[in-house]
RNA sequence: CUUAUCCAGAGAGGCUGAGGGAACGGCCCUGUGAAGCCUCGGCAACCUGACUAUACAUGAGUCAAGGUGCCAACUCCGACAGAAGGAUAGCAAUAUCCGUUUAACUGGAAGAUGAG
Numbered sequence: 001c002u003u004a005u006c007c008a009g010a011g012a013g014g015c016u017g018a019g020g021g022a023a024c025g026g027c028c029c030u031g032u033g034a035a036g037c038c039u040c041g042g043c044a045a046c047c048u049g050a051c052u053a054u055a056c057a058u059g060a061g062u063c064a065a066g067g068u069g070c071c072a073a074c075u076c077c078g079a080c081a082g083a084a085g086g087a088u089a090g091c092a093a094u095a096u097c098c099g100u101u102u103a104a105c106u107g108g109a110a111g112a113u114g115a116g
Stems, first nucleotide, its partner, number of pairs: 001116006011040005019029003024078003041071003046067003049063004075110001080107003085098005
């Protein structure tokens, strides 16, 4: 850089001792022990592998042995755009303008992870 996924799932012990949730705003977690390191355990099924049905391939499914990953909160929420809402013009279709706080929706951006 390309591509797929991101509303599911899964924590105990030891060392240590104040931060952590990417960044900004919010909102949270945290001496009933943050982050980090170690041990053990678990989740998941992206890649490899094994297997099942099928004539083969593609595709689907099962296992969880190997390589990663992950184990508070939807990627914790928002941010940008649309949409929603309002105003004006117009017979109307429609056009232009305004547009935020909470909640919901769509897309994007950013990020994370896998594969290349």
RNAcentral holds the sequence, with entries from MGnify. A computed fold for a 116-nucleotide RNA from a soil metagenome, annotated as SAM riboswitch aptamer (S box leader).